About this RNA
RNAcentral holds the sequence, with entries from Ribocentre. SAM riboswitch aptamer (S box leader) from an Actinomycetota bacterium, 111 nucleotides, folded computationally. Taxonomically the source falls in Actinomycetota (Bacteria, Bacillati).

RNA sequence: CUUUCAUGUAGAGAGGCUGAGGGAACGGCCCGAUGACGCCUCGGCAACCGGCGGAGCCCCGCUGCGGUGCCAAUUCCGUCCCGGUGGGCAGACCACAGGGAAAGAUGAGAG
Numbered sequence: 001c002u003u004u005c006a007u008g009u010a011g012a013g014a015g016g017c018u019g020a021g022g023g024a025a026c027g028g029c030c031c032g033a034u035g036a037c038g039c040c041u042c043g044g045c046a047a048c049c050g051g052c053g054g055a056g057c058c059c060c061g062c063u064g065c066g067g068u069g070c071c072a073a074u075u076c077c078g079u080c081c082c083g084g085u086g087g088g089c090a091g092a093c094c095a096c097a098g099g100g101a102a103a104g105a106u107g108a109g110a111g
Stems, first nucleotide, its partner, number of pairs: 001111007013042005021031003025079004043071003048067002050063005075103001080100003084096004
């Protein structure tokens, strides 16, 4: 880098360093010199892998020593498709809520 499977409206911050952008892309909307983002230390959340137990498999429960992950906003919202309700004579279009994709994220596996 490619690919397979699973998951996502829950949860969890203090200190130090640095100093201007950051929230993947685009649009929106937010965060940010009252110091964001990033890095380090400590702390925490969760339970994918691991460990333990049960149950032929699928799976369920416990644990938090180990490997990851995560600790603003639903993956912050939308984007492509589908139908619904309302506005509009109707079409275009707009608003609201829903479902599914795509993309991206994390884990476990394969190349």